A computed fold for an 84-nucleotide RNA from an uncultured Eubacteriaceae bacterium, annotated as transfer RNA.
[in-house]
RNA sequence: GCCGAAGUGAUGGAAUUGGCAGACAUGACGGACUCAAAAUCCGUUGUCUUCACGGACGUAAGGGUUCAAAUCCCUUCUUCGGCA
Numbered sequence: 001g002c003c004g005a006a007g008u009g010a011u012g013g014a015a016u017u018g019g020c021a022g023a024c025a026u027g028a029c030g031g032a033c034u035c036a037a038a039a040u041c042c043g044u045u046g047u048c049u050u051c052a053c054g055g056a057c058g059u060a061a062g063g064g065u066u067c068a069a070a071u072c073c074c075u076u077c078u079u080c081g082g083c084a
Stems, first nucleotide, its partner, number of pairs: 001083007010026003019067001027045006046057004060076005
């Protein structure tokens, strides 16, 4: 230099013929149980804004196509693999 794969909450990892983003698990926080703890069970857990209800944004970054994009197209970044 060329080709290919991957990038999603704090972490692993789903959502793939474009149609509710984050299922499920781990972790964290709160509660129940216990004399106390462990285990187990229940609830919450992206960001901004709001007293709250609610609203807006968010899939590596920036554009494009579409009624609708994590998903399709283009460029760039990072990691991994192959070829030279």

About this RNA: The sequence was found in a public genome assembly.